[in-house]
Context: one part of a larger RNA
């Protein structure tokens, strides 16, 4: 290599959208690369294999065969791949009606809280902990009433509920705008399916610039605790959370489980449409989701099971003993952190 594989052993790229390429419905004609099947020419010679033969055997030598799985050249066939004309409507999509929805991105706005100030009422404690201390507080604190400023986050509805390719999305309201689903036939006619490179977008942290800053808080300081305590507790507190623009591109980026078609026993729950039926409440039934449970089959077991990890197909990326090491070099990207691509001697 070949094969085996990739939920937990080693193995699905965070996602998605696409270039090259792989593959790709259904009919009838038609060419004939591919494939098939005659026949030719070549496929040196030893040599390996098979029958015989010569050295007393044997290695050897030697005859005949077979073989050389391969290439041309032709004659042919035409099923299934291919090209190629014509049609098709089951894939795929446009078109038209519906109703769902924390899907996006802008502006506005809303009341609970926390926290400071300002004014009242009020007096000695407050606060915090396992105890406690540091802390605030007679310059008058905690409590409360009553008014302002200011950011940030939206109880309660909330639900293995709903949107989204992933990341991820929750107050209310207006503009913009994306995607899916159902009905419904009108339409175009394979227009698909994957997807090295490549391009988007990608939480949190972190990084440049400006600006914001209420609560929370890495670092930092104190104060307990402890044999110590560079921690857990507590009092403080800066970045940082947050806003605009630009980077960075990494997560246990999980469902640890790539898309994408088909096909393969059920019950029960629930979201969002349709249709029936005696329908205000129910009930069958069809689709699209989301969840539990179990049947065949699968798994090494757990355990999956029509959302498969069942049985197939089409692409694509990955493993190949542990440690050295996702490290070192070089390349690439970066403001830098660092990312990415990725090795070896050496060990067990």
């Nucleotide at each position: 290599c070949u094969g085996g594989g990739c939920g937990u052993a080693a193995a699905g790229c965070g996602u998605a959208c696409g270039u090259a390429g792989g593959c790709g419905g259904a009919a009838u004609g038609g060419a004939a690369a591919g494939u098939c099947a005659g026949a030719a020419g070549u496929g040196a010679a030893a040599g390996c294999c098979c029958a015989g033969g010569g050295c007393u055997u044997a290695a050897c030598c030697u005859u005949g065969g077979a073989a050389c799985u391969g290439c041309u050249u032709u004659u042919g066939a035409a099923a299934c791949u291919u090209c190629u004309a014509u049609u098709c409507u089951a894939g795929a999509g446009u078109u038209c009606g519906g109703g769902a929805g924390a899907g996006g991105a802008u502006a506005g706005c809303g009341g609970a809280a926390u926290u400071u100030c300002c004014a009242g009422u009020g007096u000695a404690g407050a606060g915090g902990u396992g105890a406690a201390a540091u802390u605030c507080g007679c310059a008058g604190a905690u409590a409360u009433u009553g008014g302002a400023a200011g950011g940030a986050a939206c109880a309660c509805c909330g639900g293995u509920g709903g949107c989204g390719a992933a990341g991820g999305c929750g107050g209310c309201u207006a503009u913009c705008u994306g995607g899916a689903c159902c009905g419904a036939u009108a339409c175009u006619g394979a227009c698909g399916c994957u997807g090295a490179g490549g391009u988007a977008c990608g939480a949190c942290a972190g990084c440049g610039u400006g600006g914001g800053g209420a609560g929370c808080a890495a670092a930092c300081a104190g104060g307990a605790u402890u044999a110590g305590a560079u921690a857990c507790c507590c009092u403080g507190g800066u970045a940082g959370u947050c806003c605009a623009c630009g980077c960075c591109g990494u997560a246990a980026a999980c469902g640890a489980u790539g898309u994408g078609u088909g096909c393969u026993a059920g019950c029960u729950g629930u979201u969002g449409g349709g249709c029936a039926g005696u329908a205000u409440u129910c009930u069958g039934u069809u689709c699209a989701g989301u969840g539990g449970c179990g049947c065949a089959g699968c798994u090494a077991a757990c355990g999956c099971a029509u959302u498969a990890a069942g049985c197939a197909c089409a692409c694509c990326g990955c493993c190949u003993g542990g440690g050295g090491a996702g490290u070192a070099c070089g390349g690439u990207c970066g403001c830098a952190a660092g990312a990415u691509u990725c090795a070896a001697a050496c060990u067990c």
The part of an RNA shown here (small-subunit ribosomal RNA, central domain) has 348 nucleotides and comes from an uncultured organism. The prediction has a mean pLDDT of 89. Rfam family: Bacterial small subunit ribosomal RNA.